[in-house]
RNA sequence: GAUCCUGGCUCAGGACGAACGCUGGCGGUGCGCCUAACACAUGCAAGUCGAGCGAUGAGGCCCUUCGGGGUACAUCAGCGGCGGACGGGUGAGUAACACGUGGGUCAUCUGCCCUUCAGUCCGGAAUAGCUCCUGGAAACGGGCGGUAAUGCCGGAUGUGGCUGCUAUGCAAAUGGUGGCCAAAGCAGCAAUGCGCUGAAGGAUGAGCCCGCGGCGGAUUAGGUAGUUGGUGGGGUAAAGGCCUACCAAGCCGACGAUCCGUAGCUGGCCUGAGAGGGUGGUCAGCCACACUGGGACUGAGACACGGCCCAGACUCCUACGGGAGGCAGCAGUUGGGAAUCUUGCACAAUGGGCGAAAGCCUGAUGCAGCGACACCGCGUGAACGCUAAGGCCUUCGGGUCGUAAAGUUCUUUUCGGAGGGAAGAACGCGUCGGAUCAUCCGGCGUCUGACAUCAACUCCGGAAUAAGCCCCGGCUAACUACGUGCCAGCAGCCGCGGUAAUACGUAGGGGGCAAGCGUUGUCCGGAUUUACUGGGCGUAAAGGGUUCGUAGGCGGCUUGUCAAGUCUUUCGUUAAAGCCCCGGGCUCAACCCGGGAUCGGCGAGGGAUACUGGCAGGCUUGAGGGCGGAAGAGGUGAGCGGAACGUUGCAAGUAGCGGUGAAAUGCAUUGAUAUGCAACGGAACACCCAUGGCGAAGGCAGCUCACUGGUCCGUUCCUGACGCUGAGGGACGAAAGCUAGGGUAGCGAACGGGAUUAGAUACCCCGGUAGUCCUAGCUGUAAACGAUGGGUACUAGGCGUCGGGGGUAUCGACCCCCUCGGUGCCGCAGCUAACGCAUUAAGUACCCCGCCUGGGGACUACGGCCGCAAGGUUGAAACUCAAAGGAAUUGACGGGGGCCCGCACAAGCGGUGGAGCAUGUUGCUUAAUUCGAUGCAACGCGAAGAACCUUUCCAGGCUUUGACAUCCGGCGAAUCCUGUGGAAACAUGGGAGUGCCUUCGGGAGCGCAGAGACAGGUGGUGCAUGGCUGUCGUCAGCUCGUGCCGUGAGGUGUUGGGUUAAGUCCCGCAACGAGCGCAACCCUCAUCGCCAGUUGCCAGCGAGUAAUGUCGGGAACUCUGGCGAAACUGCCCGAGCAAUCGGGAGGAAGGUGAGGACGACGUCAAGUCCGUAUGCCCCUUAUGGCCUGGGCUGCAAACAUGCUACAAUGGGCGGUACGAACGGCGAGCCAGCUCGCGAGAGUGCGCGAAUCCGAAAAAGCCGUCCCCAGUUCGGAUUGGAGUCUGCAACUCGACUCCAUGAAGGCGGAAUCGCUAGUAACCGCAGGUCAGCAAUACUGCGGUGAAUACGUUCCCGGGCCUUGUACACACCGCCCGUCACGCCACGAAAGUCACCGAGCCCGAAGCCAGUGAGCCAACCGCAAGGAGGCAGCUGUCUAAGGCAAGGCUGGCGAUUGGGGUGAAGUCGUAACAAGGUA
Repeated sequence: GAUCCUGGCUCAGGACGAACGCUGGCGGUGCGCCUAACACAUGCAAGUCGAGCGAUGAGGCCCUUCGGGGUACAUCAGCGGCGGACGGGUGAGUAACACGUGGGUCAUCUGCCCUUCAGUCCGGAAUAGCUCCUGGAAACGGGCGGUAAUGCCGGAUGUGGCUGCUAUGCAAAUGGUGGCCAAAGCAGCAAUGCGCUGAAGGAUGAGCCCGCGGCGGAUUAGGUAGUUGGUGGGGUAAAGGCCUACCAAGCCGACGAUCCGUAGCUGGCCUGAGAGGGUGGUCAGCCACACUGGGACUGAGACACGGCCCAGACUCCUACGGGAGGCAGCAGUUGGGAAUCUUGCACAAUGGGCGAAAGCCUGAUGCAGCGACACCGCGUGAACGCUAAGGCCUUCGGGUCGUAAAGUUCUUUUCGGAGGGAAGAACGCGUCGGAUCAUCCGGCGUCUGACAUCAACUCCGGAAUAAGCCCCGGCUAACUACGUGCCAGCAGCCGCGGUAAUACGUAGGGGGCAAGCGUUGUCCGGAUUUACUGGGCGUAAAGGGUUCGUAGGCGGCUUGUCAAGUCUUUCGUUAAAGCCCCGGGCUCAACCCGGGAUCGGCGAGGGAUACUGGCAGGCUUGAGGGCGGAAGAGGUGAGCGGAACGUUGCAAGUAGCGGUGAAAUGCAUUGAUAUGCAACGGAACACCCAUGGCGAAGGCAGCUCACUGGUCCGUUCCUGACGCUGAGGGACGAAAGCUAGGGUAGCGAACGGGAUUAGAUACCCCGGUAGUCCUAGCUGUAAACGAUGGGUACUAGGCGUCGGGGGUAUCGACCCCCUCGGUGCCGCAGCUAACGCAUUAAGUACCCCGCCUGGGGACUACGGCCGCAAGGUUGAAACUCAAAGGAAUUGACGGGGGCCCGCACAAGCGGUGGAGCAUGUUGCUUAAUUCGAUGCAACGCGAAGAACCUUUCCAGGCUUUGACAUCCGGCGAAUCCUGUGGAAACAUGGGAGUGCCUUCGGGAGCGCAGAGACAGGUGGUGCAUGGCUGUCGUCAGCUCGUGCCGUGAGGUGUUGGGUUAAGUCCCGCAACGAGCGCAACCCUCAUCGCCAGUUGCCAGCGAGUAAUGUCGGGAACUCUGGCGAAACUGCCCGAGCAAUCGGGAGGAAGGUGAGGACGACGUCAAGUCCGUAUGCCCCUUAUGGCCUGGGCUGCAAACAUGCUACAAUGGGCGGUACGAACGGCGAGCCAGCUCGCGAGAGUGCGCGAAUCCGAAAAAGCCGUCCCCAGUUCGGAUUGGAGUCUGCAACUCGACUCCAUGAAGGCGGAAUCGCUAGUAACCGCAGGUCAGCAAUACUGCGGUGAAUACGUUCCCGGGCCUUGUACACACCGCCCGUCACGCCACGAAAGUCACCGAGCCCGAAGCCAGUGAGCCAACCGCAAGGAGGCAGCUGUCUAAGGCAAGGCUGGCGAUUGGGGUGAAGUCGUAACAAGGUA
């Protein structure tokens, strides 16, 4: 890398009271402060009744005694009645009988309404308004006087109601006898109507009570004193600790009380296959609230949104004395916020209040306005229409936008104008008729519309007025160009961007949706990712360390009974709306209307009884017991033993011992170590020992005794389900550690020393304290592991082993067979992601417990509990990541293993590294020192040849269609000769010359000037490429088809046993075959044969020469170069199944005969854009082109490759022998001769070459000199003189001669080549080339070794195997501290807010007491009484105050760790035996 699994993250869908960005034609229907229950200017939102009452009144009418009165109409305010408890708003509070659902109320109330029954009699006293006086700024009052009522009061009546006593009665009820309780009038001519009072019933509404249901936290475990109950009393419409006194001590809680946090509940709504999850906006039901807190009054109803009182905060007015206010009603304002509308019209409709009614009121409501906020519908045109233009792309051919446009013909939804024009209207009023006492019904007439310039329709006009947004790398539908160059930016996740970006930006094109489209946020889905439906826990997250046992859960066979669970049936309910189905109405739809339906919940009744359950009874197989046997390191205590060790003593003995990789520290002549004997001491128990035994686990090992737990087997005697599991809880619980006291031989944290090392706070060594041991106590953890909870049952076997029993057999339990219990290995089915498990399950099932839900943060923090401490247990969050992980696979790697190769090491020979020089490179320098190559695999490489040229670089001088290609038109023949300036290029003159083809137009070639298309570029990118090349590596490997195995990656084949140079071959084998490689086929060399015989050859024959194949000739030999032969383990011996190997023969050659060519799949983004080709980019009077000169040759330094040496195996000199291969007439090779010391020059034969030439080969051999010396070694360097090539040797050529004679005496660490015709030594040739820096390179031959025991080690490689946290593959991965930036969190002196309880104070107010002050109704002649009020007092009590406490949160100097951040520091801990597992 790939795979399977686990597991999280993310996306595609739907939805929304939304918001934001871009855009915006119309209509319908809905919806519109989610935030500050923040604060509010202004207007409106609850009044009405004159048919309850008095009063007042301009004007009208009537009357008048002129003072005025009456009447209709009207009325501000008042008395009185009804309504302001509805309607409307909001969701702060509330976890509660608040809500939902089903019940109860014999424990209750109910105005207006309906039904029924019975009444409505006689009186009285006040009071507001009003008049007058008066206080105050105002709000608002005070006083005198007079007055009405359906206001208030007394009496009568009592159908009745309430109530005391009492009788019957179970009760309901019915009697008897006392007490108490009513009333209002008004309208009308009248009939009558509307009211009023008492009672009963109904309807409606409400109160109270109960079962069940719906939320998070246990890091909240105990809560509670009116608390729980009782009795008496009080209170209420009403039960009740609701309140009070007394008595009792209860009550709630692990089935989660209390506390904390959050929250209005529901019908429904969204989502989903469903189960479920989320949610509670609009509409509807219920609740709660009305500036905050408290309180009551009135009333049928309130503790009262637009009422009252008090306190508080805030705002406003004020004359400072006091007052006023409450939009969470409709509009609207400020503020907050991402964000949510008009200070509209109307009561026409619906509904509500009042009224007899007309009617009045109604920000309820009906409408309109604003907003694409949502849903639904419509439109922005239709038909025909040549390759238009233009844009974009392009392989330059074309393609595409695209029938799209234009153009022609047509239509008119929408739009604009005009016209007539519904429904929503029913009522009411007038009148007529019918029934009725009457409101009732019907006919006729009349009247009422905010919306509304309405809808719908018709006509006219004219394509006219109307398209955007997002996306186009994968998921996911849609691709190109340009720009940009890890920049700018994108991004839901993965990820894009570093010069060819389908991912950024723009454009063209395309895809999607469409008056919208995207984004953001939230919810459900996908997510069986909390798993009820529907998951898991050996190794992925997850079995509690073990056991006993409480609650709970579950539970054997059988009989009866009950009917709780369960099943069935019927009834009630589950409001309406909504969802679903059917039908209907707006042209459709959204929307609206009518009808219908299901599941399920709760309640009630009837029925069933298999199962579960309750109760009663029986049984024995589960469980337990008895009896008889058995094994065992099971536990506790006491005693005993030997070996080893240490110490001490004695003896004996001498120089070391000890220790390690090697050492040192240490011990030792004051005698060690080693040896013998003795004594003492502590700890642990070798062999037996096991794959064994025991125990619940931890754990348990010398021997003996005592005490003691459990287990197994046999028997089937007893009990009769007594069982299993087990939240909490109890007990046990290795090692280390802690407390106290002992003990201490050995070992041995810490510590000291010695080593190692870059360091070494380690590994190794020498010492050594705690500790290890014992007693008593604490701790309570572990990889406490089988990483596997316990129980029961079932499901093939085989082989061992421990304990017991039986059978058979026997002398015998020697063997064999069966069986129960334990403990192991292998293995089938099955299971598992795989590995594996597999009667000792991880199989098949049931029961109970524990635990898991991505990684990190975190075995952490805070809090609680435990602990002497160390610490343990329980156990988060912020933040951060797009993964973390399991198993298996293929590779790669390992200081893992095995096997095997290679000049890999070793064994040898010669070198390099030291010197001088040559060449290349780096570096430096320079105007330039052109460029490339850079570990092996760059560096005598591209260069097989830089003085100019080459040549790209630099300087200067020039040139611009160009030095070169194609095309156009014009001129000129081409061309040659010759001036001037100049370094040349170039610029500018003079002269000569007039050709070829022709259809007579012109054309071909060449030249000149010109225009533009274009040329040109050794400019960039080898990381865009082709091609070629290097390298691993001439290594033996790399693959495929089919089959088989595996869920799959993949494996098998290719592994294994042999063998080979080789995956070469053989054998075996779920493989059988095949391909690319290996080998062979090709070339050269080695032997022979055949053919051929010149220029090569010359044996024999002949001729000739001083000599030579020189000549005739020969074809034998050598040779040349064609064709063949030959080698195959063929033969023999031995080994082996075979392949093959060892040896031998023959042979020129023997096991691949030697060498070459030939390089598998692939690796290195290896090298080359400067060989050539080539995409893209860049330059275009220059990055092109020409020229001169310079540079590439520069020189403190470093490296690489070579040459020559340092000498005597040598050097010098003289003589002499032998080639091979190759080259040569492109002004080539050049014989010979002459000259020169020489390089060379002159002359010139031969040769287009087996013929001639280069050409001498050198080492060698023979002879001679030198004599160990910086030399007769070595030749650098330098001076001088020359030669040759070339236009030209200054920078910068080679060679020659004379002179000069440097370093160097065999080379540190290190390192290279080579295994035979090889190394080493020696020369020769060639290419390039005018010449040459060649000592290079490519070839050729001559002379010609040494060594290989062997594979331990170094390097590289092959195969198998093993481990892996690597896969860019060990040059990998990766850990921690430190330093720096950022982020969140903990601790922290303190500080601020919140909460409960306590104490103090105590407003308003209810209640109680008091009430000397005050008072109309009743009694009373009066006095007075009854009754009441103010005031005062008290209990309760809001706010406030005081001092402690609790909890949560904010801030907090400083501090702690954590997370995160391309290239910081130090080391190397982990992954391989990770180098100390």
The RNA shown here (small-subunit ribosomal RNA) has 1477 nucleotides and comes from a metagenome. Rfam family: Bacterial small subunit ribosomal RNA. The literature on the family includes a 2001 paper in Science by Yusupov et al., "Crystal structure of the ribosome at 5.5 A resolution". Its mean pLDDT, the model's own confidence on a scale to 100, is 86.